[in-house]
RNA sequence: CGGGGUGUAGCGCAGUCUGGUAGCGCACCAGUUUUGGGUACUGGUGGUCGGAGGUUCGAAUCCUCUCACCCCGA
Numbered sequence: 001c002g003g004g005g006u007g008u009a010g011c012g013c014a015g016u017c018u019g020g021u022a023g024c025g026c027a028c029c030a031g032u033u034u035u036g037g038g039u040a041c042u043g044g045u046g047g048u049c050g051g052a053g054g055u056u057c058g059a060a061u062c063c064u065c066u067c068a069c070c071c072c073g074a
Stems, first nucleotide, its partner, number of pairs: 001073007010026004020057001028044005050066005
């Protein structure tokens, strides 16, 4: 320098193909249970979807640029 992959909640991931309310598990918070803790059950908080721009009534999803990390080639 060229090609490819990954980036979504504190952590691990789905959702992208085929645009239409942002989800799951763990964790966290509260309640019940317990002398207390743990377990179990119930409820709940938390996201500008790496960043910027564009297309569209509508973008995590499509397009362009860009950043970080990983792999391959030179």

This is a predicted structure of a 74-nucleotide RNA (transfer RNA) from Myxococcales bacterium UBA1238.